[in-house]
Model confidence (mean pLDDT): 83 of 100. A computed fold for a 1454-nucleotide RNA from a hydrothermal vent metagenome, annotated as small-subunit ribosomal RNA. It matches the Rfam family "Bacterial small subunit ribosomal RNA". Rfam 15.1 lists 42,628 matches to the family in 10,626 species. Gene Ontology terms of the family: ribosome and structural constituent of ribosome.
RNA sequence: AGAGUUUGAUCCUAGCUCAGGAUGAACGCUGGCGACGUGGAGAAGGCAUGCAAGUCGAGCGACCCGAUUUCGGUCGGGGAGCGGCAGACGAGGUAGUAACACGUAGGAACGUACCUCCAAGUCGGGCAUAACUGCGGGAAACCGUAGCUAAUUCCCGAUAGUCCCGCAAGGGUAAAGAUUUAUUGCUUGGAGAUCGGCCUGCGCGCUAUCAGCUUGUUGGUAAGGUAAUGGCUUACCAAGGCUAUGACGGCUAGGGGGGGUGAGAGCCUGGUCCCCACCGAUGGCACUGAGACACGGGCCAUACAUCUACGGAUGGCAGCAGUCGAGAGUCUUCCACAAUGGACGAAAGUCUGAUGGAGCGACGUCGCGUGCAGGAUGAAGUCCUUCGGGAUGUAAACUGCUUUUAUGGGUGAAAAAUUUCGAUGAUAUUAACCCAAGAAUAAGGGGUUGCUAAACUCGUGCCAGCAGCAGCGGUAAUACGAGUACCCCGAGCGUUAUCCGGAUUUAUUGGGCGUAAAGGGUGUGUAGGGGGCAAUGUUAGUCCCGCUUUAAAACUUCCGGCUUAACCGGAAAGAUGGGCGGGAAACGGCAUAGCUUUGAGGAUGCGAGAGGUCUGUGGAACUCAUGGUGUAGGGGUGAAAUCCGUUGAUAUCAUGGGGAACACCAAAGGCGAAGGCAACAGACUGGCGCAUUCCUGACCCUGAAACACGAAAGCGUGGGUAGCGAAGAGGAUUAGAUACCCUCGUAGUCCACGCCCUAAACGAUGUUCACUGGCUAUUCCGAGUAUCGACCCUCGGAGUGGCGAAGCUAACGCGUUAAGUGAACCGCCUGGGAAGUACGGCCGCAAGGCUAAAACUCAAAGGAAUAGACGGGGACUUGCACAAGCGGUGGAUCAUGUGGUUUAAUUCGACGAUACACGAAGAACCUUACCAGGGCUUGAAACCCAGUCGACGAUUUUCCGAAAGGAAUUUUUUCUCACAAGGACGGCUGGGCAGGUGAUGCAUGGCUGUCGUCAGUUCGUGAUUUGAAUUGUUCCCUUAAGUGGGGUAACGAACGCAACCCUCAUUGUCUGUUACAAGUGUCAGGCGAAACUGCCUCGUUAUACGGGGAGGAAGGAGAGGAUGACGCCAAGUCAGCAUGUCCCUUUGACGCCCUGGGCUACACACAUGAUACAAUGGCAUAUACAAAGGGCCGCGAAGGAGUAAUCCGGAGCUAAUCCCAUCAAAGUAUGCCCCAGUUCGGAUCGAGGUCUGCAACUCGACCUCGUGAAGUUGGAAUCGCUAGUAAUCGCGGGUCAGCUAUACCGCGGUGAAUACGUUCUCAAGUCUUGUACUCACCGCCCGUCAAGUCAAGGAAGCCGGGAGUAGCCGAAGUCUCGUUUUAUGCGGGCCUAAGCUAAAUCCGGUGACAGGGACUAAGUCGUAACAAGGCACGGCUAGCGGAAGCUGGUCGUG
Repeated sequence: AGAGUUUGAUCCUAGCUCAGGAUGAACGCUGGCGACGUGGAGAAGGCAUGCAAGUCGAGCGACCCGAUUUCGGUCGGGGAGCGGCAGACGAGGUAGUAACACGUAGGAACGUACCUCCAAGUCGGGCAUAACUGCGGGAAACCGUAGCUAAUUCCCGAUAGUCCCGCAAGGGUAAAGAUUUAUUGCUUGGAGAUCGGCCUGCGCGCUAUCAGCUUGUUGGUAAGGUAAUGGCUUACCAAGGCUAUGACGGCUAGGGGGGGUGAGAGCCUGGUCCCCACCGAUGGCACUGAGACACGGGCCAUACAUCUACGGAUGGCAGCAGUCGAGAGUCUUCCACAAUGGACGAAAGUCUGAUGGAGCGACGUCGCGUGCAGGAUGAAGUCCUUCGGGAUGUAAACUGCUUUUAUGGGUGAAAAAUUUCGAUGAUAUUAACCCAAGAAUAAGGGGUUGCUAAACUCGUGCCAGCAGCAGCGGUAAUACGAGUACCCCGAGCGUUAUCCGGAUUUAUUGGGCGUAAAGGGUGUGUAGGGGGCAAUGUUAGUCCCGCUUUAAAACUUCCGGCUUAACCGGAAAGAUGGGCGGGAAACGGCAUAGCUUUGAGGAUGCGAGAGGUCUGUGGAACUCAUGGUGUAGGGGUGAAAUCCGUUGAUAUCAUGGGGAACACCAAAGGCGAAGGCAACAGACUGGCGCAUUCCUGACCCUGAAACACGAAAGCGUGGGUAGCGAAGAGGAUUAGAUACCCUCGUAGUCCACGCCCUAAACGAUGUUCACUGGCUAUUCCGAGUAUCGACCCUCGGAGUGGCGAAGCUAACGCGUUAAGUGAACCGCCUGGGAAGUACGGCCGCAAGGCUAAAACUCAAAGGAAUAGACGGGGACUUGCACAAGCGGUGGAUCAUGUGGUUUAAUUCGACGAUACACGAAGAACCUUACCAGGGCUUGAAACCCAGUCGACGAUUUUCCGAAAGGAAUUUUUUCUCACAAGGACGGCUGGGCAGGUGAUGCAUGGCUGUCGUCAGUUCGUGAUUUGAAUUGUUCCCUUAAGUGGGGUAACGAACGCAACCCUCAUUGUCUGUUACAAGUGUCAGGCGAAACUGCCUCGUUAUACGGGGAGGAAGGAGAGGAUGACGCCAAGUCAGCAUGUCCCUUUGACGCCCUGGGCUACACACAUGAUACAAUGGCAUAUACAAAGGGCCGCGAAGGAGUAAUCCGGAGCUAAUCCCAUCAAAGUAUGCCCCAGUUCGGAUCGAGGUCUGCAACUCGACCUCGUGAAGUUGGAAUCGCUAGUAAUCGCGGGUCAGCUAUACCGCGGUGAAUACGUUCUCAAGUCUUGUACUCACCGCCCGUCAAGUCAAGGAAGCCGGGAGUAGCCGAAGUCUCGUUUUAUGCGGGCCUAAGCUAAAUCCGGUGACAGGGACUAAGUCGUAACAAGGCACGGCUAGCGGAAGCUGGUCGUG
C1' cells in the first nucleotide's frame, strides 16, 4: 500500500467481499512448564449454610468463674445490661436517570463529629430507669405488671463573654467526670484543615412519522421552612415563562479519567483500576445523629418465601464463598490478619470475606522447552513417474554429547517497619542455590483454484459434497473425499460473534447532482447566511506573551527492579480544553459621520413584442335545416363489411342557423418567472431593451418557513355542443383480438364560477456576481460614415442560434447563453428490488396529492463508448436470386434410397439448406458387421520365451456331422551333418499375450461437407485514444476481384484474388510406331509463335478504366479444369485408417469358425430417377456421319447353328496394328398408322429358353411367344439452365463370376429461346443506423394463473405492558388541632403510597380472513418491451380489459 467481483472486451459510477488490528469472549481439534494479569456481560431472578461491624471495665451498677488470701480483701477473666464512639466508611451493583447526573471553569447565602491552634470555664442540687427479683400472658417472637439501683443517662438552679437577638437600652443560653500523681475528658467562643450542601457558563445520545408546551406555571409582596439561597411551601397580586439555535413528547443510556482502531481528522466503546452519581426485594415515610431519609437500623403497604399450637410471627447475598434457574458461557462453601488500611480503646488488644495470599480456567500477555553434533548403500516403507528416475531425506537407524524443563534428594531467603517487655510469616516442604539419573516427561492445528504462501495421484460423477467473495462438482476435478508432498503459525491453531480499518462508501481534512443516485414545476419573500469605496473610534471574533488549572493511574521519553520479557517503581515531558492578566488592530464585528459612485433603484426620451384581463367584429372550412337541379349509387379499406341512399343519398346551387378553431404572414423569429401565449379592433394593465448621465446614495444577493401562480386529464354547479372523441355498440382482421383498421358514438373537449396541484412541469443543466481567444447568422435599439432619403458598411448594447481556442468531462459532449476559472446562498443524492409502497400526520367532495420507512431479497443494478451479430432500418453492389425464356419435379407405372411398420434378424452410420441412386465403383454363398443353431478357448491371423515332437508340405482311407470341427489312418519328403547336437520351418503344450465393425466424433489425429472460387482475413512499425479499440482495409473512379488508379497518418507486408499448371481453339518447326500405295502429314507427341488494351478514336481533371473500330484463328479473363484465405456449424466420420480413456475376454465371450436365414419384408409416407401419356410421334425398310475408352484367368474376328438370348469355332491382338464395334443413335429417304387408351404406353402375369456361378427357392440378368395395367401433360407448391449452354440422341468405362446400372464417371452428335430490368423472394458483400442481443433473434424478455417457501403490513376480536387524567378509598408518617386519667394515651384535620372505578391514549403479542411483495433448472395463457420489436416508446391523467395491456387528452425525444 491494495485486491476480487457487473462486460464478448473497455472506461466510469456503485455496492458486496477479502487481506490487518482488537475482545471480560464462546465453540472445534490439540495441550509440557512458569511469571503477571483476568474471570456471572442477558435473570437489579430466587436463595440453604457459614462468615462480612464492632469496640470501650481508664464512664456505670449488678452477676458469674478462676487464682490467691491474713477471709478484710487483692489480682485476672467472662456473658448480658445502662452509657459513649463507630455503624452515613469500607465492600457490592448499574435498575433508574438525557439530568447541573457527569466533565470542565467559576460563584456565594451555609454546615462540618473525630484532628490542630487560641481564649475562657468546669459551681450547687435533684428525679428516674435497664440490668436484677417476684407475679402473670404467649406455641413462638416477645410482652405486661409490682418493686430495688448506678453513671461521662436525664432534669433544675447559678455563673456569662470576643456567643445569640436588638440601632440602642436591655434580654437570653453551658458543662461530666475518671484517676494517687501525671494525664485525659467535658462546656462556650474564635481560627484552621478536611469533607459536604447550594447556584451558574459551556460541553455532553437518537427521533419532527413528537410542533407547540406550561397554572406553582413565570415574576412580585408577605409569611412559613431550611445549616443555607430559592415557588422550597402557603396566601395575595400581575400574566407571564419556554420553543425551529428544536421546547414538549417518545426511545435508548449511568457519566468521566480512559480503552480499541486509524497517517490523522474521526469512528466505536465505558469490563478490570481511579473519580463522581445513583440503588439496596418493590413503593412510601420519617426517627436518631456532625452527617442518612440509612445494604447487614425503624414504621407502613405490596409481592414472594419460611415457621406456627392458626391466635400470630419472621426474612431480604446488587458483601465473601456457595446453590438453583436461565444461558454459548464465567472460579474455592480455601488460608491469614504477618504486611497495607479501617472501627473502638490510654494501651495491650479485639474486630475486619477491606486487604495480603493460595486454588480453578491456555481466558489473555510474556518467557522457556519438547534436544545437540556427526551420520548416504541417499536403507526399508510410502507416494509419484515420461519407467530413465524422482520425493519424503540427514530425516530415520547408528555413534557421540548435553540436562533447560519435569522427577527425586539436600541447603534455604528478603519481604519486619514496630511494640513497654516478651513475642509475631498466611504465602511456604515457596523463590533461589547444590546434587542425582536419564533423550529421558513434552506437537499440534489450519491451509494448498484466484484473491493468498503452498500440488500431485486415486475415488466420486450437478451425486456426495465445498464455499469469505468470485465460484467448483454432469467420467481425465491442482476447488468434493482420501493418500503422499508442500505452505503458514506453533502450546497453540482454526471457526463464530462484535468494533475500528481498508471505505475519499456521509467526503472538515476529503465526494457529488446534463446522460450513472441526485436541481425543488415557477416566482415573490420572512428568519437566516453572505456583502461596494474611503475614514475615525472601539475590541466578546482573530493573533501574540505571561500566570493558573486540566487528580492519580494510563500514553510518550529516560533511568531503575524481578535471570529476560510481560509486569512493576522513579523522574521528566507533552497535548487539548477552561479561567485570569497584558498587548496588537491587518481581516471580521459594532458605532459614527461620509461617497459629485462603480452595485441597486428612479427620472426623461425613444422602441419592439402571439405578455395578461375584458368586450366587440370578421372571413374560410365544417355541420344542420329548407328549397332547386339531378340519378344510383355513396362512403370506407390492404381487401371488405357494418353504415347512408329510390321516403331520392353522394354531387351541385341558393338561403338561413350553429358551435369551435383562426390558413397564408410564419422564421433556428417574438413575449412571459414558469405553466404558457397567434384572426382583427378597442378599453384597462404587467414586464423588458436602448439612449441621455439628471436624481437617491449600498437602498444589494440568496432564501428554510409562508404565500401566489401552475399543461392536460379529472371533480362540483349552471350553460353550450359543429367537429373530434375515452367508455359503449357494430363491422372486419385473427388461432383468439376485450387491440391496431372501419361505421357510429356518451362523458369530455367550449363558456362562467369554484376545486384539484400533478407531468419526460426537460436545456433531464437552481439563482446571483466576476473573469477567460474567436468566427458566423438572426431579432430589437443606438452612434458613425454614406445617401435626396432608404438599403449597404463599421462600431456599441440587449436577446436568440450554429461552429469552435484554452480548459473541463468516464465518455458522449460543454465551450462568454459553460458542463471552464472563482465567490455567495438554497434544494437534493449515497447499491438494485421491496417502494414513492405500508403505517402515522396534513390537504382534498372524490380521484388522489405532500411527507415517508422497515422486514425480506440479490451481487449486482447502472452510464458512456468499442467490436460483432441481428432488424418485418437505410444506401450501394453482386449472384439463374427474381424477372424474361426453355425443359422438368409434384399426378401414373417401375427402379433405387429413406422413414414408418413388421420381424428371430430385417446390421450400422448419415437427418433443413450441408441426410434420403449418401458410405455402397455393384448384399444369391462370401461380402456381413445382424438373427437361429452347431462348435473353439493362448484362440482365425502376429511376435517372444521354454519344453516336446517332427521337416514343412503333398497324399490315401474310414466313422460322426448340415458344415465347421472331432477321432483315427496310408504313402512320400530338407540343410550343416551323418553319433550326438544345432539351424530353418511347422505341429502340440505352457507362459507373456491376442482379439473386439463393443462405447465415447462432446477426449482426438487425419480426411470431408457448407458458407464459397464469395473477396475477403490479418500482421509489423508508426499515429490516434484513459481504454476496449481505431487507422491501414474508410473516401472518389474502376474491376469478376481488398483488380487497378487517385486521394489520404499512414508506410509496408502476409494468407487469399490474379498469374504460374492441365485441356480445347490458330500456326511454325522437329520426330514418325501406326494410317495411307510411295511420299505425305488430316494424325500423335515434343519445342515454339501468337493476345499485350499493342494500334486508332471517344469519354474522364488526369491516370486507371470503360464504349466503339481495325487487323486477327481468337479481343479485352478466348472457353473449361485443377487450385478453396481467416474462420463458422462441439457439422460428418472411433464402421476406411490411426488413436486416449472406459468396457468384454480363464469350462461358459461383445473374440473366432461354420450351415441356414436376414440386409430384397410391406397397409403406408417422402426423396432421387427411368419410361410414358404420343403424329415435331410410332412402326417397317433403305441409307450417312463420331468421340472417348477397355481388353491375356481378357477382348474375342471370319465362318456356321438358332426367331433370339446364345452356342460351336477359334483367326488376330499385351493393342494408332486385332477385338469390343456389324450400321452409334437421333438424322435422311420411302411406305403405313389418322387421334383412338390407339400399330401410343409398356407395367404385370403365364409359358418356353440362354448364360454366369459349388449353388439362381427365398433372391440374378437376358431371349422368344403370349398377356397388355395405370397413364390423355399432372392441385398447392417446387427444380435446373445464359451458348456449343438448355433440350435431345446414342457410345464407353469403373466396380464386377454374374447382375437387380434407369445410378455414377466420361465421350461425342444435333442444337435453341430469353435477359426490359433490380420493385419484389432468397443469398452474399461494403458503408451506415438502432439495440435492453454476445449461447449473439432458434436472442432477450413482461404480466396474470397454478404449486411450494419466507418476511412484513391490514384486520373483527382476544391478551400483556407503559405513561398519565378524573373520581372513590386511604396505611405508616411529618405538621397541626382538640381532649385531659399528662400517656410511648385517645380523637380529629391537611398531604400521601398502595388499591379500586371510569373513559380515553401509546407500545407489544396473537388472530379467522383478504390483499400485495420476494424467492424457487425445465408448469399454463398470451407477446407488452428491446430493431421502425412489426400500432415508435415513454411521463401525467381518465376509462376499460384473463394477463401483459389497450384507448382518449396533453407533454417529452430518452